[in-house]
RNA sequence: UGAUAGAGGCGCGGUUGACAUCAGUAGCUCCAAACCGGCGGCGGGCAACGCCGGGGCGAAAGGGGAGACCGCCGAAGAGUAUCGGCUUUCCCGGGCCGGUAUAUCUGGGCCGACGGAGAACAUCCGCCGGACUGUCGCGAAAGCGGAGCGCUGUCA
Numbered sequence: 001u002g003a004u005a006g007a008g009g010c011g012c013g014g015u016u017g018a019c020a021u022c023a024g025u026a027g028c029u030c031c032a033a034a035c036c037g038g039c040g041g042c043g044g045g046c047a048a049c050g051c052c053g054g055g056g057c058g059a060a061a062g063g064g065g066a067g068a069c070c071g072c073c074g075a076a077g078a079g080u081a082u083c084g085g086c087u088u089u090c091c092c093g094g095g096c097c098g099g100u101a102u103a104u105c106u107g108g109g110c111c112g113a114c115g116g117a118g119a120a121c122a123u124c125c126g127c128c129g130g131a132c133u134g135u136c137g138c139g140a141a142a143g144c145g146g147a148g149c150g151c152u153g154u155c156a
Stems, first nucleotide, its partner, number of pairs: 001156006009073001011072006019064001027057005037052004042093004047089001076106003079102009107133002110130003114126004135146004
């Protein structure tokens, strides 16, 4: 240097999934009903549209999820570029979801603060801080430092 087999542990991803949330919301229906005015959607622009009484019935998607199963150990996640879809309709901007590329970043999970996504005090992502943990290096030790482009075994 190449090939191959492995390790980290509240380890990673996927599928399925009771259930909770979404929400007594959307929608349907019955009754009442006059005008004016006001409000609403991620932001801006133009209009259109809907809502601003009561009774009854009453969801779903997205997001989450104990458990089970499957594939794994750059597992994977993020950023960036690009393509497609959605965000009431059209334009601009932003956001979300998915595909592709990428040696740009992150060893790993946990806790806390902050920022973002989200209906959300769920959950997810980023960043900073903290202790912990695996690994290698330095060191007598205490401890300090590095990064998976790493580490360990085997073979060449």
This is a predicted structure of a 156-nucleotide RNA (Lysine riboswitch aptamer) from a bovine gut metagenome. The prediction has a mean pLDDT of 82.